[in-house]
RNA sequence: GCAAAAGUGAGGUAAUGGUAACCUAUUAGGCUCAUGUCCUAAAAACUCAGGUUCGAAUCCUGACUUUUGUA
Numbered sequence: 001g002c003a004a005a006a007g008u009g010a011g012g013u014a015a016u017g018g019u020a021a022c023c024u025a026u027u028a029g030g031c032u033c034a035u036g037u038c039c040u041a042a043a044a045a046c047u048c049a050g051g052u053u054c055g056a057a058u059c060c061u062g063a064c065u066u067u068u069g070u071a
Stems, first nucleotide, its partner, number of pairs: 001070007010024004018054001026042005047063005
């Protein structure tokens, strides 16, 4: 240089165009003599820009970053 894949809470993963979900972690409360376990609740995310659409994490285009392959 060329080709391919990926980018979603603090971390790991889902979501076939229609309320962004789950686990861990964090915070608060309950339970307990206390800690842990357990129960309840809360906060927290779609890489960026544009386009298509009534509606985009999803489809299209471009950019950025990372990974892999190749000369």